[in-house]
Predicted 3D model of a 75-nucleotide RNA (c-di-GMP-I riboswitch aptamer) from a Pseudomonadota bacterium. Taxonomically the source falls in Pseudomonadota (Bacteria, Pseudomonadati). The model forms 94% of the base pairs in the Rfam consensus.
RNA sequence: UGUGAAAAACCGCAAACCCCGAGCGAUCGGGCGACGCAAAACCACGGGACUCAAGCAGUCGGCCGGGUUGCCUCA
Numbered sequence: 001u002g003u004g005a006a007a008a009a010c011c012g013c014a015a016a017c018c019c020c021g022a023g024c025g026a027u028c029g030g031g032c033g034a035c036g037c038a039a040a041a042c043c044a045c046g047g048g049a050c051u052c053a054a055g056c057a058g059u060c061g062g063c064c065g066g067g068u069u070g071c072c073u074c075a
Stems, first nucleotide, its partner, number of pairs: 003075003012037002018031005035062001041068003045065003048060004
């Protein structure tokens, strides 16, 4: 450096429900919470799903692939 992996630790993230707020909506922000996650970090590039007031408009990265970066241990 690459690949693979059970367990443990550290630092993190935070599904559903409920509450408040934004949005026509998909959905998003905050609080609560703890289902899960080594990339559940970042990028809408390809696919996919979804929304609409239908405009070459939007949403989803915790759906798959790809790109970039990245913690600990063991082989």